[in-house]
Molecule: c-di-GMP-I-GGC riboswitch aptamer
RNA sequence: CUCGAUAACGGCAAACUGCGAGCAAUCGCAGGACGCAAAGCCACGGGUCCCACGCGGGCGGCCGGGCUACCGAAG
Repeated sequence: CUCGAUAACGGCAAACUGCGAGCAAUCGCAGGACGCAAAGCCACGGGUCCCACGCGGGCGGCCGGGCUACCGAAG
């Protein structure tokens, strides 16, 4: 460097519920854990969703790519 243990220290948090924002997709906070080794960040390519259809918007927990990062068995 690659890689990713029935390792360690920890981390995140799907569905659902409550409150709030939004036309909506969806988002924020709290509760809650299905999962996650980048489920940290970025809409760059693809994909997909919404709409007041515009020079608009959402999803990074759909795939690829980029940037960054904890730990260290085996290979």